[in-house]
RNA sequence: UCUUAUCAAGAACGGCGUAGGGAACAGGCCCGUUGAUGCCGUAGCAGCCGGUCCGGAUUUAUUCGGAUGUCGGGUGCUAAAUCCUGCUCUGCCUCUGGCGGAGAAAGAUGAGA
Numbered sequence: 001u002c003u004u005a006u007c008a009a010g011a012a013c014g015g016c017g018u019a020g021g022g023a024a025c026a027g028g029c030c031c032g033u034u035g036a037u038g039c040c041g042u043a044g045c046a047g048c049c050g051g052u053c054c055g056g057a058u059u060u061a062u063u064c065g066g067a068u069g070u071c072g073g074g075u076g077c078u079a080a081a082u083c084c085u086g087c088u089c090u091g092c093c094u095c096u097g098g099c100g101g102a103g104a105a106a107g108a109u110g111a112g113a
Base pairs, nucleotide, nucleotide: 001113002112003111004110005109006108007107012042013041014040015039016038020031021030022029025086026085027084028083043078044077045076047075048074049073050071051068052067053066054065055064056063057062058061082106087103088102089101090100091099092098093097
């Protein structure tokens, strides 16, 4: 970089450290000197892969489904829907507006190339 699946669930304490942070741009809304963001440690979560168990199918070593985090595994994650909106199509209403639905784009994570 490409392909593909998922993204309204879940899970915080300590240490270091300092002024901004929530991917980018814009608008909004939040978080932050009662120390955020970040880094490290520990603990936790259970999505994907793997493991284990159960069941089905068949070409009999593969495949499909389910369960399991009391499974010292890999990766990831642990404010807010991916914090919300932005682009396209569309429904309703009390229609300079408001509230929804479907999709796209971008992003994040896993698996594969």
Molecule: SAM riboswitch aptamer (S box leader)
Organism: soil metagenome